[in-house]
Context: one part of a larger RNA
RNA sequence: GCCGGCGAGUAUUUGAUAACUGCUUUAGGUUAAGGUAUUUCGUACCGAAGCCGUAGUGAAAGCGAGCCUGAAUAGGGCGACCCUUGUAGUUAUUGAAUGACCCGAAACCGGGUGAGCUUACCAUGGCCAGGCUGAAGCCCUGAUAGUAUCGGGGUGGAGGGCCGAACCGGUGUAUGCUGCAAGAUGCUCGGAUGAGCUGUGGUAAGGGGUAAUAUGCCAAUCGAACCCGGAGAUAGCUGGUUCUCCCUGAAAUAUAUUUAGGUAUAGGGUCGCGUGAAGUUGCAGGGGGGUAGAGCACUGAUCUGGUGUCUGGGGAGAAAUCUUCAGCAUCUAGUCAAACUCCGAAUACCCUGUUAAUGUUUCGCGGCACUCAGCACCUGGGAGCUAAGUUCCAGGAGCAAAAGGAAAACAAACCAGACCUACAGCUAAGGUCUCAAAUGUAUAUUUAGUGGUAAAGGAAGUGUUGUCCCUAAAACACCUAGGAGGUCGGCUCAGAAGCAGCCAUCCUUUAAAGAAAGCGUAACAGCUCACUAGCCGAGGGACAGCGCGCCGAAAAUCCAACGAGGCUCAAAUAUACAACCGAAGCUUAGGGUUUCUAGAUAAUUUAUUAUUCUAGGAGCGGUAAGGGAGCGUUCUGUGUGCAUUGAAGGUCAGCCGUGAGGACUGACUGGAGCGAUCAGAAGUGAGAAUGCCGGC
Numbered sequence: 001g002c003c004g005g006c007g008a009g010u011a012u013u014u015g016a017u018a019a020c021u022g023c024u025u026u027a028g029g030u031u032a033a034g035g036u037a038u039u040u041c042g043u044a045c046c047g048a049a050g051c052c053g054u055a056g057u058g059a060a061a062g063c064g065a066g067c068c069u070g071a072a073u074a075g076g077g078c079g080a081c082c083c084u085u086g087u088a089g090u091u092a093u094u095g096a097a098u099g100a101c102c103c104g105a106a107a108c109c110g111g112g113u114g115a116g117c118u119u120a121c122c123a124u125g126g127c128c129a130g131g132c133u134g135a136a137g138c139c140c141u142g143a144u145a146g147u148a149u150c151g152g153g154g155u156g157g158a159g160g161g162c163c164g165a166a167c168c169g170g171u172g173u174a175u176g177c178u179g180c181a182a183g184a185u186g187c188u189c190g191g192a193u194g195a196g197c198u199g200u201g202g203u204a205a206g207g208g209g210u211a212a213u214a215u216g217c218c219a220a221u222c223g224a225a226c227c228c229g230g231a232g233a234u235a236g237c238u239g240g241u242u243c244u245c246c247c248u249g250a251a252a253u254a255u256a257u258u259u260a261g262g263u264a265u266a267g268g269g270u271c272g273c274g275u276g277a278a279g280u281u282g283c284a285g286g287g288g289g290g291u292a293g294a295g296c297a298c299u300g301a302u303c304u305g306g307u308g309u310c311u312g313g314g315g316a317g318a319a320a321u322c323u324u325c326a327g328c329a330u331c332u333a334g335u336c337a338a339a340c341u342c343c344g345a346a347u348a349c350c351c352u353g354u355u356a357a358u359g360u361u362u363c364g365c366g367g368c369a370c371u372c373a374g375c376a377c378c379u380g381g382g383a384g385c386u387a388a389g390u391u392c393c394a395g396g397a398g399c400a401a402a403a404g405g406a407a408a409a410c411a412a413a414c415c416a417g418a419c420c421u422a423c424a425g426c427u428a429a430g431g432u433c434u435c436a437a438a439u440g441u442a443u444a445u446u447u448a449g450u451g452g453u454a455a456a457g458g459a460a461g462u463g464u465u466g467u468c469c470c471u472a473a474a475a476c477a478c479c480u481a482g483g484a485g486g487u488c489g490g491c492u493c494a495g496a497a498g499c500a501g502c503c504a505u506c507c508u509u510u511a512a513a514g515a516a517a518g519c520g521u522a523a524c525a526g527c528u529c530a531c532u533a534g535c536c537g538a539g540g541g542a543c544a545g546c547g548c549g550c551c552g553a554a555a556a557u558c559c560a561a562c563g564a565g566g567c568u569c570a571a572a573u574a575u576a577c578a579a580c581c582g583a584a585g586c587u588u589a590g591g592g593u594u595u596c597u598a599g600a601u602a603a604u605u606u607a608u609u610a611u612u613c614u615a616g617g618a619g620c621g622g623u624a625a626g627g628g629a630g631c632g633u634u635c636u637g638u639g640u641g642c643a644u645u646g647a648a649g650g651u652c653a654g655c656c657g658u659g660a661g662g663a664c665u666g667a668c669u670g671g672a673g674c675g676a677u678c679a680g681a682a683g684u685g686a687g688a689a690u691g692c693c694g695g696c
Stems, first nucleotide, its partner, number of pairs: 001696006011098013028052003034046005056063002066078004101240002104237001108230006119204009128194001130163003133159001137155007167191003172187004206222001208218003215224001243630006253266005267371002269368006278361001279358003282354006293343001294341002299337004305331004310327007374399002377396007404415002419591004424587003430581003433565003439578007451567001457551002461548010479534004484508003489503003514529001517528003592620009601610004631685001633682005640675003649669006655662002
């Protein structure tokens, strides 16, 4: 891991609600302990003590169809009257107390067992090859005045001395890492006469011991050992919780919380009962508002220009005064505001009316829940960077709890809400060259594979619209010719002659020609331009708007930014038209089921019931959850059957039922018990719990 078996809402007591049953039909219902009887040990009969009900009210004494409050005969509160049976049991759901759906802690407490491991100590024993160094003391000797002191030699054999086996340890590294080993092995390394190592026996015990303290060790266990018990500790936490079909169908919010992943109440779901014309949508009418927008009349902010016996500062001046800057006030033109408003919508909200739709969705009471982590998207906003697949509100429609079609794939964006069946039809979004169901026409645009990613910005890309100017009195472009004179204007300057710079920028001849737009020279010269004529002979130029393109354009494994192939009078883009395809949508045909209405039928309590039938209407996606109806397993009762002419069980095939499931038939096994009906009782349904046990 697979297979098989086991494996989780149970029991008792006591409340609540509902259904049913007994008694009570107008005041009652019921026994508990206990007792008696009995062959049968389970029943029957006694037993009203008690409980509920029959009257309420008040804190109470109490009073009583009334009571309380109160000074009250007032007012008010709770009752009576009216309407209504009450009680006991059974079953179902649910609350509480108990282990209380099951498994799961780390821990806490009690009583014991441990020092054969290890820590420390006590008693008594044992062990430490070999080599080196050579302390004190002593002896001899020298120096010396000296017995002090010092030197030399010898002897001597000290040391938590040195090197290094046994022994004890465990430094580095490699191997090992289902090992040789739950800590080893190889090489290497530390101590090795000492605070040394070690045998045997003993002592110290868990809120404790021991400890050259490492929170180390106390039997592979140590921030408090182990064993058994309290004990099924507790677990607002995680996991798991076993058959079917039908109806409805949420929430992820508010408030509070030692509260934030829990809970309570409300909100939203479901089921039952009741009230009785409410609810929702549409239409009409009437309301209040201060948002969007707008505005500057207030409060503030703000830019331009001006004014002032105004206030203050700076500068000039002997002073008068002048000038400048800032403030304040005012005028002018123009702006800004969530905490500004002279104004002011659309929606929304409230009320009333109405008829139209829907048909109980409203409201009240009661049983049972679940929900309190929400999420992306659109709209209005706050925070943030007008960042975030960010965060916090409000309105919406979705996912959650929604399948189907489309977006290549893709919870949420588009279309559309799946009862079942169909090799029938029509459509939605989206599509119609091939993959792949379905297409053509007309007029334009684009040449960039733009389409099939992106900005500021840039450009005689191209199409189109408009305004203005020039033009047969000849435009625009090319070509030919001119482009002059006063004059080298004046000043400046070494020079300044159109062209370093400053000032002025005239006149003349002309078809036209600037006191010069550019290059150039040291300065001149020189080359162009403006401007003019000729040649030519028909359009040319400037600006603005719009459509589609171009550049701007760099990313990590190759194409990889159309799903692919591939596409250029398109298979791209725009406009228009006509077709078609396309979904679980709609329709058609058949069937099922829920509910309502009507009718029939049946039964009886005769006005009710019925899962009996028919017709019509409306429904039938669904998580948590509520409600309804069933299937199957084991045992018991009842009563009736089957079985060696073959029970249960097993294998295979066919058949019936919406399903859980079920009878029958056939074939092969098996070899002794087993079923249907109606009821009852449960150790009653397995795929999950790192489930438990077994097998492989």